[in-house]
RNA sequence: UUCGAAAAGGGCAAAGUCAGAGCAAUCUGAUGACGCAAAGCCGCGGGUCCAUGUCCUUGGACAGCCGGGUUGCCGAAA
Numbered sequence: 001u002u003c004g005a006a007a008a009g010g011g012c013a014a015a016g017u018c019a020g021a022g023c024a025a026u027c028u029g030a031u032g033a034c035g036c037a038a039a040g041c042c043g044c045g046g047g048u049c050c051a052u053g054u055c056c057u058u059g060g061a062c063a064g065c066c067g068g069g070u071u072g073c074c075g076a077a078a
Base pairs, nucleotide, nucleotide: 001077002076003075004074011036012035016031017030018029019028020027021026034064040070041069042068044067045066046065047062048061049060050059051058
């Protein structure tokens, strides 16, 4: 650097439910595990969603939609 997730040590946590925040999308905590080799982080590009406006503007959300950037445990190859 590339590839992989067999082993070892582990990590994260979907939907749902409860409580709270928000106009909403959605988010936070607890519970719960569908899954994930970056399901760590970043709204840079695309996309989707919400609100507003009365004209595609403006603001917001989704990193577990895709791409990209960046950091990283173990192993294999060079």
The RNA shown here (c-di-GMP-I-GGC riboswitch aptamer) has 78 nucleotides and comes from Desulfuromonas sp. CSMB_57. The prediction has a mean pLDDT of 88. Of the family's consensus pairs, 91% are formed in the model.